[in-house]
Molecule: transfer RNA
Organism: uncultured Bacteroidales bacterium
């Protein structure tokens, strides 16, 4: 240098053929339980869905470019 993957809530991740308001689990606050802590119930908070543009009536999802992190394959020694 080229190719091909990932990137979505603090963390780990799902998200179907593009379609009405983006989840889950654990973490976080509150609250009931309890002497009191865990634990277990109920509630609740937190997302520019990696940036930038683009196509579209409509983009987390299709395209291009850029980033950042990871495989492989060349080249150089």
């Nucleotide at each position: 240098a080229g190719u091909c993957c990932u990137u979505u809530a603090g963390c780990u991740c799902a998200g179907u053929u593009g379609g009405u308001u983006a989840g889950a689990g654990c973490a976080c606050c509150a609250c009931a339980c309890u002497g009191a802590u865990a634990a277990u119930g109920u509630g609740g908070g937190g997302g520019u869905c990696g940036g930038c543009a683009g196509u579209u009536c409509a983009a987390g999802u299709c395209u291009g470019c850029c980033a950042a992190g990871g495989a492989c394959u060349a080249c150089c020694a």